Description: Two RNAs folded together computationally: RNase P RNA and transfer RNA, 456 nucleotides in total. The coordinates come from a structure-prediction model, not an experiment, and the mean pLDDT is 79. Rfam match: Bacterial RNase P class A. The family's RNA type in Rfam is ribozyme. Rfam links the family to the GO terms ribonuclease P activity, tRNA processing and dimeric ribonuclease P complex.
RNA backbone atom coordinates (compact mmCIF):
# COMPACT_ATOMS: atom_id res chain seq x y z
C1' N A 1 0.00 0.00 0.00
C1' N A 2 -4.54 -3.55 -1.69
C1' N A 3 -8.40 -7.03 -0.25
C1' N A 4 -11.53 -8.51 3.17
C1' N A 5 -14.49 -9.72 7.68
C1' N A 6 -16.72 -8.44 12.20
C1' N A 7 -18.77 -4.44 15.94
C1' N A 8 -20.58 0.09 17.55
C1' N A 9 -22.13 4.92 16.74
C1' N A 10 -23.94 9.19 13.54
C1' N A 11 -28.74 10.62 10.22
C1' N A 12 -25.55 17.87 8.86
C1' N A 13 -23.92 22.13 12.24
C1' N A 14 -25.42 27.65 13.79
C1' N A 15 -28.50 32.27 13.60
C1' N A 16 -32.60 35.26 11.62
C1' N A 17 -37.85 36.08 9.91
C1' N A 18 -42.58 33.80 9.67
C1' N A 19 -45.66 29.61 11.66
C1' N A 20 -48.38 24.75 14.27
C1' N A 21 -49.48 21.56 18.29
C1' N A 22 -48.72 20.18 23.75
C1' N A 23 -48.36 22.00 28.94
C1' N A 24 -46.93 25.77 32.31
C1' N A 25 -47.75 30.88 34.29
C1' N A 26 -49.31 36.06 34.35
C1' N A 27 -52.64 40.01 31.04
C1' N A 28 -57.58 41.50 28.56
C1' N A 29 -62.07 40.39 26.59
C1' N A 30 -66.85 37.73 26.82
C1' N A 31 -69.86 34.76 30.14
C1' N A 32 -71.65 32.64 34.65
C1' N A 33 -73.02 33.54 39.83
C1' N A 34 -74.57 37.15 45.18
C1' N A 35 -68.93 36.58 44.65
C1' N A 36 -64.77 33.88 43.80
C1' N A 37 -64.22 29.37 40.57
C1' N A 38 -65.61 26.25 36.32
C1' N A 39 -65.98 27.67 30.60
C1' N A 40 -65.10 30.41 25.86
C1' N A 41 -61.82 33.08 23.10
C1' N A 42 -56.87 36.88 21.62
C1' N A 43 -52.35 37.64 22.52
C1' N A 44 -47.34 38.01 25.71
C1' N A 45 -43.24 34.77 28.29
C1' N A 46 -41.01 30.28 29.24
C1' N A 47 -40.13 24.98 28.53
C1' N A 48 -41.22 20.54 25.09
C1' N A 49 -41.43 18.39 20.20
C1' N A 50 -40.40 11.32 15.17
C1' N A 51 -37.32 6.78 13.99
C1' N A 52 -33.14 3.52 13.49
C1' N A 53 -35.61 1.75 11.40
C1' N A 54 -41.82 5.50 14.04
C1' N A 55 -42.69 0.45 7.89
C1' N A 56 -43.79 -5.07 7.42
C1' N A 57 -47.51 -6.63 11.60
C1' N A 58 -44.15 -11.83 11.61
C1' N A 59 -43.54 -13.15 16.74
C1' N A 60 -43.91 -12.31 22.56
C1' N A 61 -45.27 -9.27 27.09
C1' N A 62 -47.48 -5.42 29.71
C1' N A 63 -52.57 -3.15 29.71
C1' N A 64 -58.52 -3.75 28.87
C1' N A 65 -62.91 -7.05 28.57
C1' N A 66 -64.87 -12.02 29.02
C1' N A 67 -64.48 -16.95 35.48
C1' N A 68 -59.88 -15.07 39.37
C1' N A 69 -58.36 -17.87 33.07
C1' N A 70 -60.67 -22.93 35.01
C1' N A 71 -60.61 -29.32 33.31
C1' N A 72 -60.38 -32.93 29.26
C1' N A 73 -60.54 -33.89 23.53
C1' N A 74 -59.53 -31.62 18.89
C1' N A 75 -56.21 -27.49 17.23
C1' N A 76 -52.20 -24.38 16.76
C1' N A 77 -47.00 -23.58 18.11
C1' N A 78 -41.61 -24.62 18.94
C1' N A 79 -37.47 -28.49 18.31
C1' N A 80 -29.04 -29.54 19.13
C1' N A 81 -27.28 -28.20 24.57
C1' N A 82 -26.65 -24.66 28.35
C1' N A 83 -27.92 -20.17 30.26
C1' N A 84 -30.06 -14.26 29.74
C1' N A 85 -35.11 -12.63 30.11
C1' N A 86 -41.34 -10.19 31.89
C1' N A 87 -41.25 -13.46 27.52
C1' N A 88 -40.41 -15.09 22.74
C1' N A 89 -39.65 -18.58 17.00
C1' N A 90 -35.24 -13.17 20.56
C1' N A 91 -30.12 -12.76 22.94
C1' N A 92 -25.37 -14.94 24.21
C1' N A 93 -22.03 -19.51 24.87
C1' N A 94 -20.84 -23.76 23.40
C1' N A 95 -21.79 -28.67 20.35
C1' N A 96 -22.64 -31.38 15.39
C1' N A 97 -22.50 -30.24 9.77
C1' N A 98 -21.28 -27.15 5.48
C1' N A 99 -18.34 -22.97 3.36
C1' N A 100 -13.61 -20.02 3.20
C1' N A 101 -6.23 -19.94 2.56
C1' N A 102 -8.32 -16.67 7.44
C1' N A 103 -10.40 -13.42 10.00
C1' N A 104 -15.09 -15.35 10.15
C1' N A 105 -20.18 -16.74 7.98
C1' N A 106 -24.55 -20.22 7.33
C1' N A 107 -27.47 -24.14 9.47
C1' N A 108 -36.19 -25.68 10.84
C1' N A 109 -30.03 -29.62 13.80
C1' N A 110 -35.71 -33.94 17.76
C1' N A 111 -37.22 -39.20 16.18
C1' N A 112 -36.49 -43.02 9.62
C1' N A 113 -33.94 -50.40 14.01
C1' N A 114 -43.36 -47.49 16.80
C1' N A 115 -46.28 -47.69 12.28
C1' N A 116 -48.60 -45.96 7.39
C1' N A 117 -47.54 -43.19 3.09
C1' N A 118 -44.57 -41.59 -1.16
C1' N A 119 -40.92 -41.71 -4.85
C1' N A 120 -42.97 -39.42 -12.07
C1' N A 121 -39.47 -40.84 -16.09
C1' N A 122 -35.56 -44.04 -16.90
C1' N A 123 -33.95 -49.04 -15.07
C1' N A 124 -33.79 -56.09 -13.77
C1' N A 125 -35.10 -54.31 -9.32
C1' N A 126 -37.12 -47.92 -5.88
C1' N A 127 -36.48 -51.76 -0.42
C1' N A 128 -36.26 -57.16 1.83
C1' N A 129 -36.07 -58.29 -3.50
C1' N A 130 -34.21 -58.93 -8.40
C1' N A 131 -31.30 -60.52 -13.26
C1' N A 132 -31.16 -56.79 -19.34
C1' N A 133 -25.75 -57.13 -21.14
C1' N A 134 -21.73 -59.58 -18.91
C1' N A 135 -19.06 -63.57 -15.86
C1' N A 136 -18.90 -68.72 -14.73
C1' N A 137 -20.03 -74.41 -14.53
C1' N A 138 -23.34 -78.04 -16.37
C1' N A 139 -24.46 -79.98 -21.48
C1' N A 140 -28.37 -83.27 -25.19
C1' N A 141 -28.53 -82.57 -31.09
C1' N A 142 -24.41 -79.93 -34.00
C1' N A 143 -19.13 -78.50 -35.90
C1' N A 144 -14.20 -80.85 -36.13
C1' N A 145 -10.01 -84.82 -35.43
C1' N A 146 -8.71 -90.44 -34.77
C1' N A 147 -11.19 -94.96 -35.23
C1' N A 148 -10.93 -101.82 -34.61
C1' N A 149 -16.84 -98.51 -36.87
C1' N A 150 -18.75 -100.44 -30.98
C1' N A 151 -17.12 -95.38 -29.52
C1' N A 152 -12.94 -92.31 -28.11
C1' N A 153 -10.83 -86.74 -27.77
C1' N A 154 -10.96 -81.88 -27.87
C1' N A 155 -12.20 -77.18 -29.63
C1' N A 156 -16.26 -74.34 -30.51
C1' N A 157 -20.62 -74.33 -28.12
C1' N A 158 -27.16 -71.31 -30.51
C1' N A 159 -31.54 -72.99 -27.45
C1' N A 160 -32.30 -74.97 -22.42
C1' N A 161 -30.51 -75.75 -16.35
C1' N A 162 -27.65 -73.14 -12.87
C1' N A 163 -24.19 -69.78 -9.59
C1' N A 164 -23.14 -64.94 -9.51
C1' N A 165 -23.61 -59.52 -8.21
C1' N A 166 -16.64 -58.18 -9.83
C1' N A 167 -17.36 -55.02 -14.20
C1' N A 168 -21.28 -52.28 -17.96
C1' N A 169 -25.91 -49.90 -18.22
C1' N A 170 -30.44 -46.40 -15.43
C1' N A 171 -31.50 -42.72 -12.24
C1' N A 172 -31.53 -37.73 -7.38
C1' N A 173 -30.97 -42.19 -4.78
C1' N A 174 -28.73 -48.57 -6.12
C1' N A 175 -27.83 -53.16 -0.20
C1' N A 176 -20.21 -50.16 2.79
C1' N A 177 -14.65 -48.47 0.63
C1' N A 178 -9.26 -49.89 -0.38
C1' N A 179 -5.71 -54.71 -0.77
C1' N A 180 -4.59 -59.40 -0.11
C1' N A 181 -6.60 -64.36 0.09
C1' N A 182 -10.27 -67.58 -1.84
C1' N A 183 -13.72 -69.33 -5.79
C1' N A 184 -15.55 -72.29 -11.58
C1' N A 185 -16.70 -67.36 -11.78
C1' N A 186 -17.81 -64.49 -7.75
C1' N A 187 -19.38 -62.51 -2.95
C1' N A 188 -17.87 -59.57 4.22
C1' N A 189 -17.04 -66.00 2.10
C1' N A 190 -12.38 -65.33 5.31
C1' N A 191 -8.57 -61.78 6.86
C1' N A 192 -5.77 -56.44 7.48
C1' N A 193 -6.68 -51.20 7.58
C1' N A 194 -10.24 -47.41 6.95
C1' N A 195 -15.96 -46.35 7.86
C1' N A 196 -20.57 -47.94 10.39
C1' N A 197 -23.32 -49.04 14.43
C1' N A 198 -24.51 -50.96 19.86
C1' N A 199 -22.00 -51.36 24.90
C1' N A 200 -18.75 -49.74 28.38
C1' N A 201 -15.21 -46.39 30.00
C1' N A 202 -12.84 -41.44 30.29
C1' N A 203 -13.74 -35.58 29.92
C1' N A 204 -17.99 -32.58 30.19
C1' N A 205 -24.04 -29.62 33.88
C1' N A 206 -25.81 -30.90 28.83
C1' N A 207 -25.54 -31.25 23.37
C1' N A 208 -21.13 -34.04 22.60
C1' N A 209 -16.24 -35.88 21.81
C1' N A 210 -12.68 -39.78 22.47
C1' N A 211 -5.26 -41.38 19.79
C1' N A 212 -9.03 -45.83 24.86
C1' N A 213 -11.42 -51.42 25.84
C1' N A 214 -15.09 -54.76 23.65
C1' N A 215 -18.64 -56.70 20.51
C1' N A 216 -21.39 -57.10 15.73
C1' N A 217 -19.61 -58.45 8.96
C1' N A 218 -22.65 -54.61 8.02
C1' N A 219 -28.43 -55.71 10.11
C1' N A 220 -29.98 -49.86 10.26
C1' N A 221 -31.18 -46.32 1.85
C1' N A 222 -34.08 -41.30 1.26
C1' N A 223 -38.37 -38.33 2.84
C1' N A 224 -41.02 -35.70 9.11
C1' N A 225 -41.11 -27.28 5.55
C1' N A 226 -45.54 -36.32 4.27
C1' N A 227 -49.16 -38.30 7.91
C1' N A 228 -47.39 -39.63 12.50
C1' N A 229 -44.38 -40.03 17.33
C1' N A 230 -42.11 -37.79 21.47
C1' N A 231 -40.95 -33.31 24.73
C1' N A 232 -42.23 -28.72 25.88
C1' N A 233 -45.39 -24.06 25.53
C1' N A 234 -50.29 -22.38 24.57
C1' N A 235 -57.82 -19.44 26.60
C1' N A 236 -60.40 -15.89 23.02
C1' N A 237 -60.70 -11.19 21.71
C1' N A 238 -57.88 -6.60 20.71
C1' N A 239 -57.47 0.91 22.86
C1' N A 240 -62.08 0.99 16.67
C1' N A 241 -59.73 -3.47 24.10
C1' N A 242 -62.56 -0.97 27.74
C1' N A 243 -65.21 3.26 31.36
C1' N A 244 -67.24 8.09 32.08
C1' N A 245 -70.71 11.72 29.94
C1' N A 246 -74.12 14.06 26.45
C1' N A 247 -77.37 14.30 22.04
C1' N A 248 -81.07 12.03 19.01
C1' N A 249 -84.23 7.90 17.65
C1' N A 250 -89.66 3.90 15.18
C1' N A 251 -87.82 1.68 21.60
C1' N A 252 -90.18 -1.02 14.75
C1' N A 253 -89.96 -5.91 11.75
C1' N A 254 -88.08 -10.58 11.09
C1' N A 255 -85.72 -14.90 12.51
C1' N A 256 -84.09 -18.85 16.61
C1' N A 257 -84.86 -20.53 21.27
C1' N A 258 -87.54 -20.40 25.21
C1' N A 259 -84.69 -23.15 30.78
C1' N A 260 -82.24 -30.89 29.19
C1' N A 261 -82.47 -23.46 25.48
C1' N A 262 -79.71 -18.72 24.09
C1' N A 263 -75.82 -15.81 25.08
C1' N A 264 -70.85 -14.62 27.61
C1' N A 265 -67.00 -18.67 24.30
C1' N A 266 -63.28 -19.20 20.03
C1' N A 267 -63.91 -26.49 17.05
C1' N A 268 -66.81 -29.63 20.81
C1' N A 269 -67.68 -31.18 25.92
C1' N A 270 -67.91 -30.14 31.01
C1' N A 271 -67.81 -26.28 34.52
C1' N A 272 -68.91 -20.96 35.55
C1' N A 273 -71.42 -16.45 34.72
C1' N A 274 -75.92 -13.58 32.89
C1' N A 275 -80.81 -13.81 30.84
C1' N A 276 -86.47 -11.78 26.90
C1' N A 277 -82.23 -12.60 25.15
C1' N A 278 -79.48 -13.18 21.12
C1' N A 279 -78.28 -12.35 14.86
C1' N A 280 -79.89 -10.14 10.79
C1' N A 281 -82.48 -5.75 8.88
C1' N A 282 -84.45 -0.95 9.97
C1' N A 283 -83.59 4.35 13.36
C1' N A 284 -80.62 7.96 15.85
C1' N A 285 -75.70 10.34 17.04
C1' N A 286 -71.23 10.63 14.52
C1' N A 287 -70.08 15.04 19.84
C1' N A 288 -67.03 15.08 24.50
C1' N A 289 -63.69 13.33 29.03
C1' N A 290 -60.50 9.08 30.74
C1' N A 291 -57.63 5.02 28.58
C1' N A 292 -52.79 8.00 27.08
C1' N A 293 -47.88 8.18 28.75
C1' N A 294 -43.27 7.32 34.22
C1' N A 295 -41.35 3.50 32.57
C1' N A 296 -39.04 -4.03 31.75
C1' N A 297 -37.52 4.51 30.89
C1' N A 298 -33.14 7.07 29.57
C1' N A 299 -27.53 8.76 30.87
C1' N A 300 -23.30 7.76 34.08
C1' N A 301 -20.22 5.37 37.49
C1' N A 302 -18.66 0.52 40.09
C1' N A 303 -19.24 -4.68 41.15
C1' N A 304 -20.38 -10.19 39.46
C1' N A 305 -20.53 -12.59 34.57
C1' N A 306 -16.49 -14.98 29.12
C1' N A 307 -21.00 -13.43 27.07
C1' N A 308 -26.20 -12.09 26.72
C1' N A 309 -27.43 -10.28 31.18
C1' N A 310 -27.91 -8.79 36.57
C1' N A 311 -26.81 -6.00 41.39
C1' N A 312 -26.14 -1.11 43.70
C1' N A 313 -25.59 3.91 43.67
C1' N A 314 -25.82 8.67 41.48
C1' N A 315 -27.83 12.19 37.97
C1' N A 316 -32.40 13.29 34.05
C1' N A 317 -38.21 13.52 32.79
C1' N A 318 -37.88 13.33 27.38
C1' N A 319 -44.26 13.92 21.97
C1' N A 320 -49.24 12.92 23.08
C1' N A 321 -51.80 15.02 17.76
C1' N A 322 -57.75 12.88 16.20
C1' N A 323 -58.71 14.79 9.29
C1' N A 324 -54.86 14.61 12.67
C1' N A 325 -49.00 19.73 15.10
C1' N A 326 -43.17 18.33 14.53
C1' N A 327 -42.63 22.80 9.45
C1' N A 328 -41.18 26.75 5.57
C1' N A 329 -37.66 30.59 3.69
C1' N A 330 -32.99 33.19 3.49
C1' N A 331 -27.56 33.57 5.13
C1' N A 332 -23.03 31.10 6.97
C1' N A 333 -19.98 26.56 7.57
C1' N A 334 -19.55 21.66 7.85
C1' N A 335 -19.69 16.91 3.70
C1' N A 336 -20.10 14.43 -1.31
C1' N A 337 -20.22 14.81 -6.67
C1' N A 338 -18.81 17.71 -11.53
C1' N A 339 -15.93 21.60 -13.69
C1' N A 340 -11.29 24.71 -13.18
C1' N A 341 -4.02 25.83 -13.15
C1' N A 342 -6.20 28.07 -8.68
C1' N A 343 -10.04 31.38 -6.75
C1' N A 344 -14.88 30.29 -7.80
C1' N A 345 -19.25 28.24 -9.50
C1' N A 346 -22.89 24.35 -10.43
C1' N A 347 -25.73 20.21 -8.19
C1' N A 348 -26.46 16.95 -4.06
C1' N A 349 -28.20 14.63 1.24
C1' N A 350 -31.51 8.32 1.14
C1' N A 351 -35.01 5.31 3.40
C1' N A 352 -38.93 6.89 5.32
C1' N A 353 -42.10 9.34 9.24
C1' N A 354 -45.53 8.53 16.33
C1' N A 355 -51.23 7.16 17.06
C1' N A 356 -51.99 2.55 24.16
C1' N A 357 -47.35 0.96 25.15
C1' N A 358 -42.45 -2.32 25.74
C1' N A 359 -38.60 -6.48 23.82
C1' N A 360 -37.38 -8.78 19.35
C1' N A 361 -37.01 -9.99 14.02
C1' N A 362 -37.09 -9.26 8.90
C1' N A 363 -37.70 -5.58 5.08
C1' N A 364 -36.09 -0.08 3.08
C1' N A 365 -31.83 3.01 3.07
C1' N A 366 -27.37 8.94 0.45
C1' N A 367 -23.30 8.55 3.02
C1' N A 368 -19.87 9.65 7.27
C1' N A 369 -16.78 8.33 11.28
C1' N A 370 -14.50 5.13 15.42
C1' N A 371 -12.64 0.32 16.48
C1' N A 372 -11.07 -5.12 17.04
C1' N A 373 -9.09 -8.75 13.67
C1' N A 374 -7.35 -11.31 9.02
C1' N A 375 -5.27 -12.49 3.94
C1' N A 376 -1.62 -10.71 0.19
C1' N A 377 2.25 -7.52 -2.00
C1' N A 378 6.84 -4.20 -0.90
C1' N A 379 10.64 -1.93 2.48
C1' N A 380 13.37 -2.20 7.76
C1' N B 1 -55.20 1.73 14.47
C1' N B 2 -57.10 -3.55 13.97
C1' N B 3 -58.27 -8.15 11.88
C1' N B 4 -59.77 -11.67 7.11
C1' N B 5 -59.14 -12.88 2.17
C1' N B 6 -57.02 -13.24 -2.60
C1' N B 7 -53.30 -12.96 -7.11
C1' N B 8 -53.53 -19.24 -12.47
C1' N B 9 -53.10 -17.85 -20.74
C1' N B 10 -56.18 -11.14 -23.04
C1' N B 11 -60.83 -12.13 -19.68
C1' N B 12 -63.75 -14.73 -16.17
C1' N B 13 -62.28 -19.46 -13.41
C1' N B 14 -60.64 -24.97 -12.52
C1' N B 15 -56.57 -27.72 -10.39
C1' N B 16 -52.58 -27.99 -4.83
C1' N B 17 -53.13 -35.61 -0.13
C1' N B 18 -45.53 -32.55 -4.62
C1' N B 19 -44.66 -35.73 -10.82
C1' N B 20 -44.54 -32.29 -18.04
C1' N B 21 -50.96 -27.09 -16.00
C1' N B 22 -57.00 -27.44 -17.84
C1' N B 23 -61.81 -25.40 -19.30
C1' N B 24 -65.81 -21.34 -21.15
C1' N B 25 -65.40 -16.57 -23.73
C1' N B 26 -61.49 -14.26 -26.73
C1' N B 27 -57.60 -14.97 -31.15
C1' N B 28 -55.37 -16.98 -35.60
C1' N B 29 -55.27 -20.13 -39.85
C1' N B 30 -58.48 -23.21 -42.96
C1' N B 31 -63.04 -25.07 -44.58
C1' N B 32 -68.34 -24.57 -45.88
C1' N B 33 -70.96 -18.58 -48.16
C1' N B 34 -71.35 -14.66 -53.86
C1' N B 35 -69.80 -12.14 -49.07
C1' N B 36 -70.70 -11.61 -43.60
C1' N B 37 -72.27 -13.78 -38.92
C1' N B 38 -72.99 -18.58 -37.16
C1' N B 39 -71.14 -23.75 -37.35
C1' N B 40 -67.17 -27.09 -38.14
C1' N B 41 -61.42 -28.41 -37.83
C1' N B 42 -57.00 -27.25 -36.38
C1' N B 43 -53.59 -24.41 -33.58
C1' N B 44 -50.84 -20.85 -30.78
C1' N B 45 -51.07 -18.53 -26.25
C1' N B 46 -48.40 -19.27 -19.03
C1' N B 47 -40.77 -19.04 -15.62
C1' N B 48 -48.81 -20.42 -11.96
C1' N B 49 -47.51 -12.00 -8.72
C1' N B 50 -41.65 -11.49 -7.15
C1' N B 51 -37.23 -13.48 -4.19
C1' N B 52 -34.94 -17.63 -1.42
C1' N B 53 -36.06 -22.30 1.71
C1' N B 54 -36.93 -27.83 2.19
C1' N B 55 -37.61 -31.80 -1.51
C1' N B 56 -34.51 -35.77 -6.67
C1' N B 57 -38.60 -32.75 -8.21
C1' N B 58 -42.94 -27.00 -6.12
C1' N B 59 -48.54 -23.73 -8.96
C1' N B 60 -49.24 -26.94 -4.62
C1' N B 61 -44.88 -26.75 1.77
C1' N B 62 -42.53 -23.00 4.75
C1' N B 63 -40.32 -17.93 5.39
C1' N B 64 -39.87 -12.75 3.37
C1' N B 65 -41.37 -8.86 -0.03
C1' N B 66 -45.05 -6.68 -4.01
C1' N B 67 -50.35 -5.39 -5.26
C1' N B 68 -55.24 -5.58 -4.90
C1' N B 69 -60.39 -6.92 -2.20
C1' N B 70 -63.37 -7.20 2.22
C1' N B 71 -64.92 -5.70 7.52
C1' N B 72 -64.43 -3.78 12.44
C1' N B 73 -67.87 2.74 15.74
C1' N B 74 -71.26 4.71 19.43
C1' N B 75 -77.20 4.61 21.29
C1' N B 76 -81.69 2.21 22.27
RNA sequence: GGAGUCGGCCAGGCAAUCGCUCCGCGGCAGGUUCGUUACUGCGGCGGGGAGGAAAGUCCGGGCUCCAUAGGGCAGGGUGCCAGGUAACGCCUGGGGGGCGUGAGCCUACGGAAAGUGCAACAGAAAGUAUACCGCCCCAAAGCGGCUUCGGCCGGCGGCGGGGUAAGGGUGAAAUGGUGCGGUAAGAGCGCACCGCGCGGGUGGCAACAUUCCGCGGCUAGGUAAACCCCACCUGGAGCAAGACCAAAUAGGAAAGCGAUGCCGUGGCCCGCGGCGCUUUCGGGUAGGUCGCUACAGGCCGCCGGUGACGGCGGCCGCAGAUGAAUGAUUGCCACGGAUUGACGUCCGGACAGAACCCGGCUUACCGGCCGGCUCCCACU
RNA sequence: GGGGCCAUAGCUCAGCUGGUAGAGCGCUACAAUGGCAUUGUAGAGGCCGCCGGUUCGACUCCGGCUGGCUCCACCA